[in-house]
Predicted 3D model of a 104-nucleotide RNA (SAM riboswitch aptamer (S box leader)) from a soil metagenome.
It matches the Rfam family "SAM riboswitch aptamer (S box leader)". Its family is annotated with regulation of gene expression in the Gene Ontology.
The sequence is in RNAcentral, with records from MGnify.
RNA sequence: UCUUAUCCAGAGUGGUGGAGGGGACGGCCCGAGGAAGCCCGGCAACCAGCGCGUCUUGCGCCAGGUGCCAAUUCCGGCAGCGGCAUGACCGCUGGGAGAUGAGA
Numbered sequence: 001u002c003u004u005a006u007c008c009a010g011a012g013u014g015g016u017g018g019a020g021g022g023g024a025c026g027g028c029c030c031g032a033g034g035a036a037g038c039c040c041g042g043c044a045a046c047c048a049g050c051g052c053g054u055c056u057u058g059c060g061c062c063a064g065g066u067g068c069c070a071a072u073u074c075c076g077g078c079a080g081c082g083g084c085a086u087g088a089c090c091g092c093u094g095g096g097a098g099a100u101g102a103g104a
Base pairs, nucleotide, nucleotide: 001104002103003102004101005100006099007098012040014039015038016037020030021029022028025076026075027074041069042068043067046065047064049061050060051059052058073097078094079093080092081091082090083089084087
C1' cells in the first nucleotide's frame, strides 16, 4: 500500500508519573478533585486451539497471538432524502476518512 470483516455493547474508588489528551482540521469536551506513558487489574472474542454441526459456513468451550478499557469511531465535512419551529436547526441513508483483526 491492497483485499476483507467489524466499529450505538463491555471494561478501575489501584500503583507510578507530573501536563497534557480525545489521529489531522473545524467544533465540542476530558485533565492539578491528576493528562499522556508505564505497571497491575479488567473487557471482549478477530485469529489460533478444542468439541459439535453442516456442505456452507454455524454453535459452543478456551483465553495462546492481537485488540480494547470518557463521550456512537465524541460530533462534523461529501452526496441524497425527509421534518417544521426556516436555521450557524433537527433526523435518516449512503460515501469519505480513521481504528482494529485476518490475509496479501